[in-house]
């Protein structure tokens, strides 16, 4: 110096719910608000779930799981 773990410090994000906008819907965006989160940053590749359809096509959820990429601070 690098990797893994994550105490402390500085901070960060923002569930449900409410309001507004938007969408056929799931949902998304903004404001309020905090259940939680050490990647609750990012990616829809795999699985799962949700919307949609007669069936499909298609769409969504990264705060469902796996996986990829990136990342502040560093005690034991």
């Nucleotide at each position: 110096g690098g990797g893994u773990c994550g105490a402390a410090a500085g901070g960060g994000c923002a569930a449900a719910c409410c309001c507004g906008c938007u969408g056929g819907a799931a949902g998304g965006c903004g404001g309020g608000g905090a259940c939680g989160c050490a990647a609750a940053g990012u990616c829809a590749c795999a699985g799962a779930c949700c919307c949609g359809u007669u069936g499909a096509a298609g769409g969504g959820u990264g705060g469902c799981u796996g996986g990829g990429c990136u990342a502040c601070c560093g005690a034991a």